[in-house]
Molecule: Bacterial large signal recognition particle RNA
Organism: Candidatus Methylomirabilota bacterium
RNA sequence: CCGUGCUAGACGGGGAACUAGCGGUGCCCUGUACCCGAAAACCGCUAUAGCGGGGUCGAAUUCCCACCCGAGGUUUUUAGACCUCUUGGUUACAGACGGGUUCUGGCGGCGUUGAGGGUCGGUUCCUGCGCAAGAAGGAUUUGCGAACCCCGUCAGGUCCGGGAGGAAGCAGCGGUAAGCAAAGACCCUCCUGUGCCGCAGGUUGUCCCGGUCGGAGCCAAAGGUUCCCGGCUGGUCCGGGGGGCGGAUCGACGGUGGGUGCACGG
Repeated sequence: CCGUGCUAGACGGGGAACUAGCGGUGCCCUGUACCCGAAAACCGCUAUAGCGGGGUCGAAUUCCCACCCGAGGUUUUUAGACCUCUUGGUUACAGACGGGUUCUGGCGGCGUUGAGGGUCGGUUCCUGCGCAAGAAGGAUUUGCGAACCCCGUCAGGUCCGGGAGGAAGCAGCGGUAAGCAAAGACCCUCCUGUGCCGCAGGUUGUCCCGGUCGGAGCCAAAGGUUCCCGGCUGGUCCGGGGGGCGGAUCGACGGUGGGUGCACGG
């Protein structure tokens, strides 16, 4: 160096969770990788950390170690006054807007066929009474209506009596009270978010109408301005939640380098 037969070992790995811990079933990632049995209130083990049974490969593409790459997971006061979305509060902030108000403004309209104002009367309004309407209750009428403790009549039965006779009285029948239901013409009481109703009184003031005095003003859009209020948008400050980047940690697949046994024969 070649050949044959073996052995260690391999025939998937990882993350989170569970667990004192490890591994497995289950979930997720990777991506192809023997079979069977049990397993989440779970199963099996104990630092040599799955168990039981069977099969294949076998010292290298396949086993072992180191480094690189890095899917994916976990974490968030272990790291950042980070970015972004959203939400609650805060405010001597900014902006535009809306409402009221102060001072202006004066488009346009009304007015000598008489403005604002004064005064008189009426209307509106308020009070009382009446009328009407509506509603409620009573009374009224009708019907129902009491196992016994209501009435009448009381079969049977009961009681008293020698008897004649008498007494209480259930059921039944008839009636009634309280009560219930219905009716609604008339009557009574009470009430009213009622009324183009009537009478009387009030009317400081408002609206409207008319008379009268008097004789020239009155109303008022847009715009500007003072102050106040309101919500909206943005900012400041204080928090809460989600996502992203970054940080920490584990790390599949893949890549590079290195390492690895025994026997026999030539």